The RNA shown here (c-di-GMP-I riboswitch aptamer) has 85 nucleotides. Its mean pLDDT, the model's own confidence on a scale to 100, is 87. It was read from a public genome assembly, where an Rfam model found it. It matches the Rfam family "c-di-GMP-I riboswitch aptamer". Its family is annotated with cyclic-di-GMP binding in the Gene Ontology.

Order: sequence, then structure tokens, then C1' cells
RNA sequence: CGACGAUAAUGGCAAACCAUGCGAAAGCAUGGGACGCAAAGCUACAGGGGCUAAUUGGGUAACCAGAUGCCAGCCAGUUUCCGAA
Repeated sequence: CGACGAUAAUGGCAAACCAUGCGAAAGCAUGGGACGCAAAGCUACAGGGGCUAAUUGGGUAACCAGAUGCCAGCCAGUUUCCGAA
């Protein structure tokens, strides 16, 4: 330096759910709360994948299509603390 990841050390993050707010929704923010996490740090038009469908288009209707809206706790990319085997 790279790979790897302990019933190690020091710290960190925070799922579901609840409250309040924003949003058409997906989802997000703050507080509470911990299922988990060695990258659960960062990156979403310009890698893959997934969610939603207001506006729009189609349809008599039911409904269908469709990001310009989202998800990094799906994979991926990238940076990085510690050091047993």
C1' cells in the first nucleotide's frame, strides 16, 4: 500500500413505528425510537435496478402509458477510522 473483517478499542449512523411539517404520490425534514450497519459517509440526466404518476397522452369508463418527482439501508462508483486472524 492492497485485500480482509474479532464476541478487540475509540467513536459514528439509525429500519419499522409514533408526533409535527412539506408533497398529488413516491418520498423528505425535525424530534422521539433502535431493526440493523465497517462505509447505513458521499454520488441518482449523462452506470444498472427499483418506487410514484400530479401535469401530459390514450380510453365512454374501469384503466393504461409516461419523470420533469424520488430511493445511496438494492447492486455499482468513489473517499475513508481501527487492526486480531